[in-house]
RNA sequence: GCCCCUGUAGCUCAGUGGUCAGAGCGGGUACCUUCUAAGUACAAGGCCGCAGGUUCGAAUCCUGCCAGGGGUA
Numbered sequence: 001g002c003c004c005c006u007g008u009a010g011c012u013c014a015g016u017g018g019u020c021a022g023a024g025c026g027g028g029u030a031c032c033u034u035c036u037a038a039g040u041a042c043a044a045g046g047c048c049g050c051a052g053g054u055u056c057g058a059a060u061c062c063u064g065c066c067a068g069g070g071g072u073a
Stems, first nucleotide, its partner, number of pairs: 001072007010025004018056001028042004049065005
């Protein structure tokens, strides 16, 4: 240099055109308990790496760029 994969909540990941973007773990509050742990309930936390394009509508499709990983000479 070229090719491929990945980038979504604090972490690990799901979501492959349309309903409010979700789960587990973690953190918070309350209940329970003599206390802690465990358990139960509730709420919070994101404009989906960045910029354009297509579309009535984009996390999702297309282009460029950035970052990480792998392959190749």

The prediction has a mean pLDDT of 80. Predicted 3D model of a 73-nucleotide RNA (transfer RNA) from a Chloroflexota bacterium. Its Rfam family is "tRNA". The family's RNA type in Rfam is transfer RNA. The organism belongs to Chloroflexota, within Bacteria. The sequence is in RNAcentral, with records from ENA.